[in-house]
Context: one part of a larger RNA
RNA sequence: GAAUGAACGCUGGCGGCGUGGAUAAGACAUGCAAGUCGAACGGAGAAACUAAUAGUUUACUAGGAGUUUCUUAGUGGCGGACGGGUUAGUAACACGUGAGUUACCUGCCUCAAAGUGGGGGAUAGCCUUCCGAAAGGAAGAUUAAUACCGCAUGUGGUCUUCGGACCAAAGGUGCCUUCGGGUGCCGCUUUGAGAUGGACUCGCGGCCUAUCAGCUAGUUGGUGAGGUAACGGCUCACCAAGGCAACGACGGGUAGCUGUUCUGAGAGGAAGAUCAGCAACACUGGAACUGAGACACGGUCCAGACACCUACGGGUGGCAGCAGUCGAGAAUCAUUCACAAUGGGCGAAAGCCUGACGGUGCGACGCCGCGUGGAGGAUGAAGGCCCUAGGGUCGUAAACUCCUGUCAUAUGAGAGUAAGACAUAUUAGUUAAUAGCUGGUAUGUUUGAUAGUAUUAUAAGAGGAAGGGACGGCUAACUUCGUGCCAGCAGCCGCGGUAAUACGAAGGUCCCAAGCGUUAUUC
Numbered sequence: 001g002a003a004u005g006a007a008c009g010c011u012g013g014c015g016g017c018g019u020g021g022a023u024a025a026g027a028c029a030u031g032c033a034a035g036u037c038g039a040a041c042g043g044a045g046a047a048a049c050u051a052a053u054a055g056u057u058u059a060c061u062a063g064g065a066g067u068u069u070c071u072u073a074g075u076g077g078c079g080g081a082c083g084g085g086u087u088a089g090u091a092a093c094a095c096g097u098g099a100g101u102u103a104c105c106u107g108c109c110u111c112a113a114a115g116u117g118g119g120g121g122a123u124a125g126c127c128u129u130c131c132g133a134a135a136g137g138a139a140g141a142u143u144a145a146u147a148c149c150g151c152a153u154g155u156g157g158u159c160u161u162c163g164g165a166c167c168a169a170a171g172g173u174g175c176c177u178u179c180g181g182g183u184g185c186c187g188c189u190u191u192g193a194g195a196u197g198g199a200c201u202c203g204c205g206g207c208c209u210a211u212c213a214g215c216u217a218g219u220u221g222g223u224g225a226g227g228u229a230a231c232g233g234c235u236c237a238c239c240a241a242g243g244c245a246a247c248g249a250c251g252g253g254u255a256g257c258u259g260u261u262c263u264g265a266g267a268g269g270a271a272g273a274u275c276a277g278c279a280a281c282a283c284u285g286g287a288a289c290u291g292a293g294a295c296a297c298g299g300u301c302c303a304g305a306c307a308c309c310u311a312c313g314g315g316u317g318g319c320a321g322c323a324g325u326c327g328a329g330a331a332u333c334a335u336u337c338a339c340a341a342u343g344g345g346c347g348a349a350a351g352c353c354u355g356a357c358g359g360u361g362c363g364a365c366g367c368c369g370c371g372u373g374g375a376g377g378a379u380g381a382a383g384g385c386c387c388u389a390g391g392g393u394c395g396u397a398a399a400c401u402c403c404u405g406u407c408a409u410a411u412g413a414g415a416g417u418a419a420g421a422c423a424u425a426u427u428a429g430u431u432a433a434u435a436g437c438u439g440g441u442a443u444g445u446u447u448g449a450u451a452g453u454a455u456u457a458u459a460a461g462a463g464g465a466a467g468g469g470a471c472g473g474c475u476a477a478c479u480u481c482g483u484g485c486c487a488g489c490a491g492c493c494g495c496g497g498u499a500a501u502a503c504g505a506a507g508g509u510c511c512c513a514a515g516c517g518u519u520a521u522u523c
Base pairs, nucleotide, nucleotide: 001523002522003521004520006519007518008517009516010515013370014369015368016367017366018365019363020362026326027325028324030323031322032321035078036077037076040075041074043072044071045070046069047068048067049066050065053062054061055060056059085281086280087279095205096204097203098202099201100200101199104198105197109194110193111192112191113190114189115188116187117151119149120148127140128139129138130137131136156167157166158165159164171186172185173184174183175182176181207253208252209251214244215243216242219241220240221239222238223237224236225235226234256278257277258276259275260271261270262269263268283304284303285302286301287300306317307316308315309314334360336359337358342356343354344353345352346351373403374402375401376400383394384393385392386391407464409459410458411457412456413455420446421445422444423443424442425441426440427439428438429437430436467512468511469510470509471508472493473492474491478507479506480505481504482503488495489494
């Protein structure tokens, strides 16, 4: 000199873009952060309408049947493995980079081939009964499915001793109908290919320490078996005695890695906040289940610590999600708005959910921009300070005159972020069809959190907006008074003991400026 996720002191007008728990991976009150589908299923509830029927007051009431619409506790499907957080652990194929797998898996998606036949038994819910303070649980009866289980078929696929053996499925809904059926959309099953995502293996690369020199028994290899999606001591039985190491094994310390960031002319050195990629973790330790995918942050089980409820028998919980609280700390924000946009989950769709995301708020925390006025104005006013008492200086500075209107203020006008969605008409395709469905076009209606924001017009009036540090040398900038080795200053050299440009104050000057200094750290 440059830099910082900074902090502290004094000061503080506006805006844009960023950025903000670095310490206790300490503990957490409260609210929200993952749901959705009734076009898979049987129920339940509500509303409207209809006509048999009943009652009467003859145009009203009731209505157990039917139709339509709405809601949804439960079964079922998909999603809760993404998105979001943190950096504790990890010196490792964790990461980076480049290869490999004839040793592998892959839901949803795309393309292609084939199929979707015919049966069965249950179980939630509902109902009845019982236990418990609660959380919750037990028994009986009964019911449905795209839930579950056989049978058939086998395009295909797996295994094969080439004879053969084994492996599937589910329907829902719109429209037309002469009730025979036809047709559209969404599904389901088997297989192949792709895409995407993942698993595994290997070469090379990147910290300190030898005041760590020897380490290793599933250890190194083989045979066989088991296990896995898959190779493999991954696991096991047997056999052999190997394997690693001064090119640093083993041990100890520290640490998430990278793209990048800071600095530097570069070479290098330091760092790894925000953003992006990868990894690991989810109160601590362990385990598996489900599933295409987890050994699963807001799932399950066991153990532990902690906290809460309790009728003392027993239960419940996990903010390193977004806000917020306490604690520790020099130190780090709102218990905000909205799903309008982008993206994600579910759904045929409308739509619902989304503390992701988009916004607003707070903090000079950083960078950048703008302003705090402009021109004229000498009797060089008053006043301060200095003085050789003549004067000098603050100083065109002020007053005063004439202007301007950025920003802020007030009153009006007012975009863009909106693409879509729905309805109607029309057209093309499908079709027996002018129905329905799909695509296009036109018209209409409708969707904005930010926010009446950006922007702009008008109005008034210089009105509302300057400080901080320094002045002995390094280092730009000097005098007076006070003090008297005292009080004090100080980054280094050093100042202060009666004329201190170095302490304190004042005037003046210098440097930066909505900041200026100090401290810490890096180059």
Molecule: small-subunit ribosomal RNA, 5' domain
Organism: hydrothermal vent metagenome